[in-house]
Context: one part of a larger RNA
RNA sequence: UUGGGUAUAAAGCGUUUGUAGGUGGCUUUUCAAGUCCACCAUCAAAUCCCAAGGCUCAACCCUAGACAAACAGUGGAAACUACUAAGCUAGAAUACAGUAGGGGCAAAGGGAAUUUUUGGUGGAGCGAUGAAAUGCAUAGAGAUCGAAAAGAACACCAACAAUGAAAGCACUAUGCUGGGCCGACACUGACACUGAGAGACGAAAGCUAGGGGGGCAAAUGAGAUUAGAUACCCCAAUAGUCCUAGCCGUAAAUGAUGGAUACUAGAUGUUGUACGUAUCGACUCGUGCAGUGCUGUAGCUAAUGCGUUAAGUAUCCCACCUGGGGAGUAUGUUCGCAAGCAUGAAACCC
Numbered sequence: 001u002u003g004g005g006u007a008u009a010a011a012g013c014g015u016u017u018g019u020a021g022g023u024g025g026c027u028u029u030u031c032a033a034g035u036c037c038a039c040c041a042u043c044a045a046a047u048c049c050c051a052a053g054g055c056u057c058a059a060c061c062c063u064a065g066a067c068a069a070a071c072a073g074u075g076g077a078a079a080c081u082a083c084u085a086a087g088c089u090a091g092a093a094u095a096c097a098g099u100a101g102g103g104g105c106a107a108a109g110g111g112a113a114u115u116u117u118u119g120g121u122g123g124a125g126c127g128a129u130g131a132a133a134u135g136c137a138u139a140g141a142g143a144u145c146g147a148a149a150a151g152a153a154c155a156c157c158a159a160c161a162a163u164g165a166a167a168g169c170a171c172u173a174u175g176c177u178g179g180g181c182c183g184a185c186a187c188u189g190a191c192a193c194u195g196a197g198a199g200a201c202g203a204a205a206g207c208u209a210g211g212g213g214g215g216c217a218a219a220u221g222a223g224a225u226u227a228g229a230u231a232c233c234c235c236a237a238u239a240g241u242c243c244u245a246g247c248c249g250u251a252a253a254u255g256a257u258g259g260a261u262a263c264u265a266g267a268u269g270u271u272g273u274a275c276g277u278a279u280c281g282a283c284u285c286g287u288g289c290a291g292u293g294c295u296g297u298a299g300c301u302a303a304u305g306c307g308u309u310a311a312g313u314a315u316c317c318c319a320c321c322u323g324g325g326g327a328g329u330a331u332g333u334u335c336g337c338a339a340g341c342a343u344g345a346a347a348c349c350c
Base pairs, nucleotide, nucleotide: 004321005320006319007304008303012318014201015200016199017198021194022193023192025088026087027086028085033081034080035077036076037075038074039073042070049065051063053061054060091191092188094186096183098181099180103177104176105175106174108172109171110154114150115149116148117147118146119145120144121143125136126135163168206247207246208245209244210243211242215241216240220236221235223233258317259316260315261314262313263312268293269292270291271290272289273288274287275286276285299306300305323350324349325348332343333342335340
């Protein structure tokens, strides 16, 4: 390198937009670049193949003949690919009419709880644990009833439900706004798929600056436990968690399953929508399309299992893997304020 692979053995980029490139629907037409056919020239000698001959045979030697791909030229073929020209509508996009949604952003409002402050009542414990102690409390705690303030999160509804490219997204209403789906058919007429580089987004933690700080809580202190206890348990408590503006660019970023298209048994839930049926009406029943679950046939798989949401049958494009350690280390380089991230070996050992 090829072959072979990538759910779980090594291996699918965290996700997406998209440049180059690769690949590409149906019907005619042109052309002959690719493709195919024929002829011709060339591919030294030796070797190889083949037929004779010579060393007593053989290896070996000698003579004659034959020989392919490839490339160039000439002449043809026109199915396929490309090209030319003209069309089509089944892919794709737009317009129209509807529709569901925790999709996004902004700025308002709300109540429960918690903590703190303050006032009243009251008077000895409270709190914690396996048991305790540290802790809080006569300077009046805990309990209870008022008042006030603050910050964060939004009980029930809630569902193997919805939605978003993923990360994610849930109190209420408003404003702005992205995408999806369905239905009729109007319009454009292949405008498509994938996508090296590149751009954008990207949980938590962390970093910079300024705010904020109720609860929780790395670090830290104290109390226990213990042989010890730098822990598990307990009492405190700082960064942080929250907001604004930037940075970081990683996760078991998981469906451990890249994207697109087509085809391939049946049942059964559920979400959205359209039509038909039914009814006073809401249910109901049937069918189609688009999602999302659980079983399961064929097939596949080493097995587990997957199974129209494939890990089945095929095509196209990208990414990645090649024994275990050494090692995601060293070195160099890009990026970053840093933390570090990305790219990424070898010796050596087995």

Model confidence (mean pLDDT): 87 of 100. This is a predicted structure of a 350-nucleotide part of an RNA (small-subunit ribosomal RNA, central domain) from Tacca leontopetaloides. The RNAcentral record of the full RNA draws on SILVA.